[in-house]
């Protein structure tokens, strides 16, 4: 330098053919249980869907550029 894959809650992930409130587990806070802790159960909060722009009545989903990470190839040494 070129190519591929990925980026969604604090962490790990799902999200169908673009469709109305973006989901789960773990974690966190609070409560229940217990002499107490852990475990378990319940409730609650937590998301600019990497950034900017475009298409559309409507974008996490489609298109373009850019950013970050990983992998492959090439070049130099």
């Nucleotide at each position: 330098a070129g190519g591929g894959c990925a980026g969604u809650a604090g962490c790990u992930u799902a999200g169908u053919u673009g469709g109305u409130u973006a989901a789960a587990g773990c974690a966190a806070a609070c409560g229940a249980c217990u002499c107490a802790u852990a475990a378990u159960c319940g409730u609650u909060g937590g998301a600019u869907c990497g950034u900017c722009g475009g298409u559309u009545c409507a974008a996490g989903u489609c298109c373009g550029a850019c950013c970050u990470g990983c992998c492959c190839u090439a070049c130099c040494a």
This is a predicted structure of a 77-nucleotide RNA (transfer RNA) from a Propionibacteriales bacterium. Taxonomically the source falls in Propionibacteriales (Bacteria, Bacillati, Actinomycetota, Actinomycetes). It matches the Rfam family "tRNA". The family's RNA type in Rfam is transfer RNA. The sequence was found in a public genome assembly.